[in-house]
RNA sequence: ACCGACAAUGGCAAACCUGUCGAAAGGCAGGGGCGCAAAGCCACGGAUCUACGGCUAUUGCUAUGAUGGCCGGGCUGCCGAAG
Numbered sequence: 001a002c003c004g005a006c007a008a009u010g011g012c013a014a015a016c017c018u019g020u021c022g023a024a025a026g027g028c029a030g031g032g033g034c035g036c037a038a039a040g041c042c043a044c045g046g047a048u049c050u051a052c053g054g055c056u057a058u059u060g061c062u063a064u065g066a067u068g069g070c071c072g073g074g075c076u077g078c079c080g081a082a083g
Base pairs, nucleotide, nucleotide: 002083003080004079011036012035016031017030018029019028020027021026034069040075041074042073044072045071046070047067048066049065053062054061055060
């Protein structure tokens, strides 16, 4: 360094509920705890979701909005057995 244990110390927190912001997707806070060794940070590429507005006149298209707990990429980082 790779790697990641029924190890240690700590950390994060899905669904769901409540409050709140938002047009929505979804965010934030509290409860909760399915999971996570980057489930820390960044929307750069892909993917997915939404469509106020815009274009349309049809329940249609569109990201500039959103997801980092979808994949890839970039930056940073605790601990330490075996190999």